[in-house]
RNA sequence: AACGGGCAAAGCCAGAGAAAUCUGGUGACGCAAAGCCACGGGUCCCGACUUUCGGGAUAGCCGGGUUGCCGAA
Numbered sequence: 001a002a003c004g005g006g007c008a009a010a011g012c013c014a015g016a017g018a019a020a021u022c023u024g025g026u027g028a029c030g031c032a033a034a035g036c037c038a039c040g041g042g043u044c045c046c047g048a049c050u051u052u053c054g055g056g057a058u059a060g061c062c063g064g065g066u067u068g069c070c071g072a073a
Stems, first nucleotide, its partner, number of pairs: 006031002011026006029060001035066003039063003042058007
């Protein structure tokens, strides 16, 4: 290169949540793991005794773990 394809940003509609954010529909910015995992770091939300700690979120912030399609190999 390549087969079959896959996922789906922002926005909009509806809903959940205190919030971050999430779910469904629509929609495609992009993605070879943009499949999964909150283990480490970062960022965001909430609480507090505001030293710092605790709870939540983010996997499409980075690292890591793990599974997977194709293929000259």